[in-house]
Molecule: RNase P RNA; transfer RNA
Organism: Bacillota bacterium
RNA sequence: CGAGUAAACUGCACGGCCGCGGGCACAGGGACGAAAGGCUGUGCCUGAGGAAAGUCCGGGCUCCACAGGGCAAGGUGCUGGGUAACGCCCAGCGGGGGUGACCUCAGGGAAAGUGCCACAGAAACAUACCGCCGCGCAAGCGGUAAGGGUGAAAAGGUGGUGUAAGAGACCACCGGCAGCCAGGCGACUGGCUGGCCAGGCAAACCCCACCUGGAGCAAGACCGAAUAGGAGGGGCGUGAAGCUGCCCGCUGACCCCUCGGGUAGGUCGCAAGAGACGGCAGGUAACUGCCGCCCCAGAUAGAUGGCCGUCAACACAGAACCCGGCUUACAGGUUUACUCGCCAA
RNA sequence: CGGGAUGUGGCGCAGCUUGGUCAGCGCGCGUGCCUUGGGAGCACGAGGCCGGGGGUUCAAAUCCCCCCAUCCCGACCA
Numbered sequence: 001c002g003a004g005u006a007a008a009c010u011g012c013a014c015g016g017c018c019g020c021g022g023g024c025a026c027a028g029g030g031a032c033g034a035a036a037g038g039c040u041g042u043g044c045c046u047g048a049g050g051a052a053a054g055u056c057c058g059g060g061c062u063c064c065a066c067a068g069g070g071c072a073a074g075g076u077g078c079u080g081g082g083u084a085a086c087g088c089c090c091a092g093c094g095g096g097g098g099u100g101a102c103c104u105c106a107g108g109g110a111a112a113g114u115g116c117c118a119c120a121g122a123a124a125c126a127u128a129c130c131g132c133c134g135c136g137c138a139a140g141c142g143g144u145a146a147g148g149g150u151g152a153a154a155a156g157g158u159g160g161u162g163u164a165a166g167a168g169a170c171c172a173c174c175g176g177c178a179g180c181c182a183g184g185c186g187a188c189u190g191g192c193u194g195g196c197c198a199g200g201c202a203a204a205c206c207c208c209a210c211c212u213g214g215a216g217c218a219a220g221a222c223c224g225a226a227u228a229g230g231a232g233g234g235g236c237g238u239g240a241a242g243c244u245g246c247c248c249g250c251u252g253a254c255c256c257c258u259c260g261g262g263u264a265g266g267u268c269g270c271a272a273g274a275g276a277c278g279g280c281a282g283g284u285a286a287c288u289g290c291c292g293c294c295c296c297a298g299a300u301a302g303a304u305g306g307c308c309g310u311c312a313a314c315a316c317a318g319a320a321c322c323c324g325g326c327u328u329a330c331a332g333g334u335u336u337a338c339u340c341g342c343c344a345a
Numbered sequence: 346c347g348g349g350a351u352g353u354g355g356c357g358c359a360g361c362u363u364g365g366u367c368a369g370c371g372c373g374c375g376u377g378c379c380u381u382g383g384g385a386g387c388a389c390g391a392g393g394c395c396g397g398g399g400g401u402u403c404a405a406a407u408c409c410c411c412c413c414a415u416c417c418c419g420a421c422c423a
Base pairs, nucleotide, nucleotide: 001341002340003339004338005337006336007335008334009333010332013310014309015308016307017306018305020047021046022045023044024043025042026041027040028039032037049316053327054326056325057324058323059322060321061216062215063214064213073212074211075210076209077208078092079091080090081089082088093107094105095104096103097102108207109206113205114204115201116200117199129148130147131144132143133142134141135140156174157173158172159171160170161169177194178193179192180191181190182189183188220268221267222266223265230259231258232257233256234255235254241251242250243249275294277292278291279290280289281288282287346419347418348417349416350415351414352413355372356371357370358369365403374390375389376388377387378386396412397411398410399409400408
């Protein structure tokens, strides 16, 4: 210099004018409202994101349910750790890819059982279609997985010995399995010995281990008009009207008083938190502990905007109970560490 | 804001549980026959890669994951 790999940060700034939400202070009684006020005005302070998104996981919080145990259903799935918790993160192991930095994997069990493996093929897990060898005149019978053919997949692979022809039948190496020994907390790795029996699918049922009560802030709690409706009492043993011509009985108009529930509306939940920043210590790291310092949006039809100037000034997109993750979208810019190739010293 | 369902020719649907020769049914469309002509009827045919992408598997509309679109429900009591 070129080509790459991984990670982190930023994602407009400044000035002027006008406007909007929230908090605090002061003032107001002219307009809205029964009141509280979210009403009116002035001043000061403050006002979106790395994803606020998708709502895919996990928790806090609230209500409901709940003796205890088991079943069912659902989820997770190499090992060790982190965490409030997780399907997230960190470190490691194993498989695969890359010259490499590095990337990637739902990565337990197929030797508990069941099921499936279409078509083709003789046969899909137990089998002889062609071929080869032996016997036989022949039909056929027996042996054989070396060769052919079918298929995604067919009897451990290659080479040799051996044989009638063949075959782990035997030998060497490689691969897999089992046992023992050593290392490691462990996944696993290395060595020795043994014999060759064992197809794939568990994001099929299932087995094993672990986890899980349900709903969600439109959860839920409180205050509470007017009108309508409800309950009780009185006018009323002096009751409209109806059943019913009369009596009893039943229903019950109208007026007044009291009570409680709900609605409109308002308040809380609602932002001081698994908080931000800085330092120190522990740990490879994720993360944790201690100290200091700071307060950083809070609406309820929903604010965070518009114009002008400087400038090259352009992405994805906008809170609605909160937090930790994941995933998805994203113009441009900055930084750090590392790898490979070429050149020069 | 929260919760749930669906997506398969032009339209309405089945197939998904149990993956394979499973892509089908009705209406519609095109051509031909029939008719004087039209409708009806009969015969033949075209039109899909199963909303998009990725994964598991020999093999995916079907199983799993991530996106996209559409629809429905939830405010609160008598």